[in-house]
RNA sequence: GGCCCGUUGGUCAAGCGGCUAAGACACUGCCCUCUCACGGCAGAUACAGGGGUUCGAUUCCCCUACGGGUCA
Numbered sequence: 001g002g003c004c005c006g007u008u009g010g011u012c013a014a015g016c017g018g019c020u021a022a023g024a025c026a027c028u029g030c031c032c033u034c035u036c037a038c039g040g041c042a043g044a045u046a047c048a049g050g051g052g053u054u055c056g057a058u059u060c061c062c063c064u065a066c067g068g069g070u071c072a
C1' cells in the first nucleotide's frame, strides 16, 4: 500500500429502513433490614466523525479516524 471485518450508555451486548434504541452487570434514589448484604421499585447515561440515497437511516452507499485480520 491492496482487500476483508468491526466501532451502539461506565462495561458487555441485541438490533438488518418507521422502536420510547431491548437486556445483563455497574451507578444513583427509595422501600425492606437494628445495620450491611440479599431482595423489590424507580431513575440517569449510547448509535465514532462528515457527506450522500430515501418521505424517513443505528440499519444502505462513499470518505475520514481508530481497532483487528489477511496478501505483498
Base pairs, nucleotide, nucleotide: 001071002070003069004068005067006066007065010025011024012023018055027043028042029041030040031039048064049063050062051061052060

A computed fold for a 72-nucleotide RNA from an Oscillospiraceae bacterium, annotated as transfer RNA. Its mean pLDDT, the model's own confidence on a scale to 100, is 81. Rfam family: tRNA. The family's RNA type in Rfam is transfer RNA. Rfam's curators write: Transfer RNA (tRNA) molecules are approximately 80 nucleotides in length.